[in-house]
Context: one part of a larger RNA
RNA sequence: CUCUCUCUAAGGAACUCGGCAAAAUGGCCCCGUAACUUCGGGAGAAGGGGUGCCCUUAUUUUAAUAAGGGCCGCAGUGACCAGGCCCAGGCGACUGUUUACCAAAAACACAGGUCUCCGCUAAGUCGUAAGACGAUAUAUGGGGGCUGACGCCUGCCCAGUGCCGGAAGGUGAAGGAAGCUGGUUAUUCUUUCUGCUUUGCUGAAAGAAGAAGCUGUCGACCGAAGCCCCGGUGAACGGCGGCCGUAACUAUGACGGUCCUAAGGUAGCGAAAUUCCUUGUCGGGUAAGUUCCGACCCGCACGAAAGGCGUAACGAUCUGGGCGCUGUCUCGGAGAGAGACUCG
Numbered sequence: 001c002u003c004u005c006u007c008u009a010a011g012g013a014a015c016u017c018g019g020c021a022a023a024a025u026g027g028c029c030c031c032g033u034a035a036c037u038u039c040g041g042g043a044g045a046a047g048g049g050g051u052g053c054c055c056u057u058a059u060u061u062u063a064a065u066a067a068g069g070g071c072c073g074c075a076g077u078g079a080c081c082a083g084g085c086c087c088a089g090g091c092g093a094c095u096g097u098u099u100a101c102c103a104a105a106a107a108c109a110c111a112g113g114u115c116u117c118c119g120c121u122a123a124g125u126c127g128u129a130a131g132a133c134g135a136u137a138u139a140u141g142g143g144g145g146c147u148g149a150c151g152c153c154u155g156c157c158c159a160g161u162g163c164c165g166g167a168a169g170g171u172g173a174a175g176g177a178a179g180c181u182g183g184u185u186a187u188u189c190u191u192u193c194u195g196c197u198u199u200g201c202u203g204a205a206a207g208a209a210g211a212a213g214c215u216g217u218c219g220a221c222c223g224a225a226g227c228c229c230c231g232g233u234g235a236a237c238g239g240c241g242g243c244c245g246u247a248a249c250u251a252u253g254a255c256g257g258u259c260c261u262a263a264g265g266u267a268g269c270g271a272a273a274u275u276c277c278u279u280g281u282c283g284g285g286u287a288a289g290u291u292c293c294g295a296c297c298c299g300c301a302c303g304a305a306a307g308g309c310g311u312a313a314c315g316a317u318c319u320g321g322g323c324g325c326u327g328u329c330u331c332g333g334a335g336a337g338a339g340a341c342u343c344g
Base pairs, nucleotide, nucleotide: 001339002338003337004336005335006334007333008332010330011329014328019325027051028050029049030048031047036041038149052071053070054069055068056067057066058065059064072076084323085322086321087320088319089318090317091315092314096108097107112147113146114145115144116143117142118141124133125132126131150310151309152308153307155240156239157238160237161236162233163232164231165230166229169228170227171226175222176221179218181216182215183214184213187209188208189207190206191205192204193203195201196200241259242258243257244256245255268302269299280296281295282294283293284292
C1' cells in the first nucleotide's frame, strides 16, 4: 500500500450526478395515531412509555397476568436474532411477467371496456394429405383487433383508404356464338400430249374453279366476381386551417371581413416522460434552487379507447424536500485480521 472489519474529538451531507456506502431503527406489552379514502384501508402511520431480579396481595393451585413494595448495574428483547420515518410530485390501478449471462422498468400481462368474425362438417390454426387443435365445447361459447381497475367522460370530419350493403347503368376473362374469311381437295372445267373402237372415250402433264369434312384467322351478341357507380360505417386506417381589421389611454380582441377545406381540435389538461426559444414569467421552498412544487398559457410540435383528465391502495420504480443518523465529507487518526514486502 490492497482487502475484510472495529473505534474515533468537534461538526453532521459541508461528500456526491445522487445520502452511493455506512450508521441509525429494530422483539414483545401498553398508550396513542393525521390528511386522504373505493370506508376495506392509510396503520407497525407518526409519536410516547415499559421490559432484569426479590417479596407481598389478588385473579383458578401449577403456568401466567395485574397492582403495590424493595434491590443491582452505564446498560435488563443486557449476546445473537431483530422495520428508519415523514411530506410532495410523475408513471403504472393492484398481486404477477420479462432481456438465462450488463436493463425488472413507466415495458408485458391483467380483471374490466369496446369493435369485429363464427350457427357447428363453426370461424380460426397446423399439415401435401390423412388427420389434429378449436371442443368430447355450441353465441352467458370460440377466434381476432384495440384499450387497460375504479370515477367523470370519450367532441367534429365518411373527401381519400379499408370494411359492410346495393344492384339500375358502364367496364368486364375463360367459354359460347350469328356471321366473315384463309388452308387443304372429292369433283368439275380449260389447254397440251398419248392410245383407241375418233362429233367421243382411256391415260398422262400443266393450269383454273371448288362442295362437304378437317383445320386456322376475325367476329356482332351472350357472359360471374371485381372495378367504376350509389349509400352506410371512426372504441375502422386516419384527419381535425390561413390572412386582415375592430372597443372613448394603451394593450387585448367578445365582434366583422375574406380565402381554403371532408371537417377545421370540443371537454379536460398544458414549459408536461411532450416547450425549440428556455434557467419562459410570477409565487413557494433555500442565505443562495438550470432540479422540485403551485400557477399563467405565447401548446416550435397535448388532446379524448395508438384513449383524455382525476384517483385511495400498491411499487427492490423515477423526481424534489425534511427529521433522525452517521468517517460520505471538513480530514484525517488509531486498532484487529488476511495479503503484499523481507528472511527462511
This is a predicted structure of a 344-nucleotide part of an RNA (large-subunit ribosomal RNA, domain IV) from Edaphochlorella mirabilis. Taxonomically the source falls in Edaphochlorella (Eukaryota, Viridiplantae, core chlorophytes, Prasiolaceae). The coordinates come from a structure-prediction model, not an experiment, and the mean pLDDT is 86. It is recorded under the gene name rrl. The full RNA is in RNAcentral, with records from ENA and SILVA.